[in-house]
Record summary
A computed fold for a 77-nucleotide RNA from a Nitrospirota bacterium, annotated as transfer RNA. The coordinates come from a structure-prediction model, not an experiment, and the mean pLDDT is 83.
RNA sequence: CCGGGAGUGGCGCAGCCUGGUAGCGCACCUGCUUUGGGAGCAGGGGGUCCCCGGUUCGAAUCCGGGCUCCCGGACCA
Numbered sequence: 001c002c003g004g005g006a007g008u009g010g011c012g013c014a015g016c017c018u019g020g021u022a023g024c025g026c027a028c029c030u031g032c033u034u035u036g037g038g039a040g041c042a043g044g045g046g047g048u049c050c051c052c053g054g055u056u057c058g059a060a061u062c063c064g065g066g067c068u069c070c071c072g073g074a075c076c077a
Stems, first nucleotide, its partner, number of pairs: 001073007010026004020057001028044006050066005
């Protein structure tokens, strides 16, 4: 440099195709059960959806540009 994949709560991921205002598991907080730990039950909090711009009544989703990471290839030494 070329091609492909990925970026979404603390962590791992889904949702994107087909636009309608974000969810699952674990973790965390509170209460109850337990002598306590663990575990179970009930309730709860937390997200500029990588960044900028565009289209649209409406964008995590579509379009353009950029950044970071991963894989493969090419090139230079």